[in-house]
RNA sequence: GGGUAGUUAGCUCAGUGGAAGAGCACUUUCCUCACACGUGAGUGGUCACAGGUUCGAAUCCUGUACUACCCA
Numbered sequence: 001g002g003g004u005a006g007u008u009a010g011c012u013c014a015g016u017g018g019a020a021g022a023g024c025a026c027u028u029u030c031c032u033c034a035c036a037c038g039u040g041a042g043u044g045g046u047c048a049c050a051g052g053u054u055c056g057a058a059u060c061c062u063g064u065a066c067u068a069c070c071c072a
Base pairs, nucleotide, nucleotide: 001071002070003069004068005067006066007065010024011023012022013021018055026042027041028040030038048064049063050062051061052060
């Protein structure tokens, strides 16, 4: 230099056009003398960034940044 894959909650990851989800973690209720386990509820998001297409974009297109791998 060229190519491929990836970037979504504090962490690990789903979500391929109708607008944000799970598990763990955190807060809290019940349970217990208390803790742990268990149970119910809740908080937490600029979907890497910018632009474009669309009635509507995490999702499609373009560019940029970063990470991993392959080729030279």